[in-house]
RNA sequence: CCACCAUCCAGAGCGGUUGAGAGACCUGGCUCGUUGAAGCCGCAGCAACCACCCCGUCGGGGCCGGUGCUACUGCCAGGACCGAUGGAGA
Numbered sequence: 001c002c003a004c005c006a007u008c009c010a011g012a013g014c015g016g017u018u019g020a021g022a023g024a025c026c027u028g029g030c031u032c033g034u035u036g037a038a039g040c041c042g043c044a045g046c047a048a049c050c051a052c053c054c055c056g057u058c059g060g061g062g063c064c065g066g067u068g069c070u071a072c073u074g075c076c077a078g079g080a081c082c083g084a085u086g087g088a089g090a
Base pairs, nucleotide, nucleotide: 002089004087005086006085007084008083013043014042015041016040017039021032022031023030025079026078027077028076029075044070045069046068049066050065052061053060054059074082
């Protein structure tokens, strides 16, 4: 980078740094943000996709390990070769 499978209405925050935008893209809304958002760093937490154990499968268990995640239904609607996460490939 390409395609495939599964999931995306639950859950989870405090510091440091920084300084104006952010909510993937477009359009129309709506919300959050100098009472400091988003980004980066530290620690903490949530969850249970892989791994681990049980089970023929479905499924169940716990959470050391590999990820991931911690405003709002992927914020809402429409559009688009849509987006994100995990897995197994090439």